[in-house]
This is a predicted structure of a 151-nucleotide RNA (Lysine riboswitch aptamer) from Clostridium saudiense. Taxonomically the source falls in Clostridium (Bacteria, Clostridia, Eubacteriales, Clostridiaceae). The sequence is in RNAcentral, with records from MGnify. Its Rfam family is "Lysine riboswitch aptamer". Rfam's curators write: Riboswitches are metabolite binding domains within certain messenger RNAs that serve as precision sensors for their corresponding targets. Rfam links the family to the GO term lysine biosynthetic process.
This record gives sequence, C1' cells and structure tokens, in this order.
RNA sequence: UAGAGGUGCUGUUUAUAAAGAGUAGUAAAUAGGAGCUGGCGAGCUAAGAUGAUUUAUGAAAGGUAUGAUGGCCGAAGGAAUAAUUUAUGCAAAAAGUUAUUUCUGGGUAUGCAUAGAAUAUAUGUAUAACUGUCACGAAAGUGGAGUGCUA
Repeated sequence: UAGAGGUGCUGUUUAUAAAGAGUAGUAAAUAGGAGCUGGCGAGCUAAGAUGAUUUAUGAAAGGUAUGAUGGCCGAAGGAAUAAUUUAUGCAAAAAGUUAUUUCUGGGUAUGCAUAGAAUAUAUGUAUAACUGUCACGAAAGUGGAGUGCUA
C1' cells in the first nucleotide's frame, strides 16, 4: 500500500409501510367548585382551573422495516473529561458536533439493567455455543487480541 471475516458495519432520503393513535390537542355540552404548569420567572383561572363524562374533529416527533443510494472492514459502538451548538427569559436536564483518554475481533440467542408507547428497537453487562484470525499441540483441543492477520 492492497485485501479477508458475513444474517458484516454505518450514513442519507419531500420514497413506501406498520406502529405511535382514535393518543396528545381543539370545539361544544353536562356535572363540579380551586387551583394548574418539570425549577425560577412568567402565564392561565369564579367571565369557572386541574381532573371527569358525552359528542364531533384529530396530529406529530424520536425510534422500526423495506427500497434506493453512499462510505467502508476500529468498519463501528460505548464510557469519562473539556469546549461548543440547539433555545425564542434564565438555569438545569436532554440531544448533536469536535478534541483527548480508555474498552470491545464479529454476528446470533437468552437473562438482567437503562432508554422507549411498545414482548419493536438501541446501548451496556453476563452466559452459551457459532464464526474469522494467529500461536501452541500428534490429535482432540487450549489460549490470545484488531496498532491484530494475510500479500
């Protein structure tokens, strides 16, 4: 420098679909009678709050699958710290981006935990075989880690 692992990793999308959901919200009516909103600020409310019942109307986001398309094989995903952005009063939380350090060879199944509307899915962790690679070994097998392995 170029390659290999295979249910291989990952990005984008005026694409399609399911779910979210007949939910949140809005309007009207009935009863009821004092608070409501994530912190402060601020706002709404006896011209009737939150909540409840009925009727009508009625979303969206994140996430998922398929398709198309792109980049790839530390592909990528976590954790910690710092800076910065989102934001429209302030702070906090959350999410994104960058940098540094550190962990994980890879996918699958199951259990637990967190997030989530969700028995979807994602992340972490533990176990189990499977699988690729190298080393040891007569063999069965055992062990190591990707800054590895092959050319």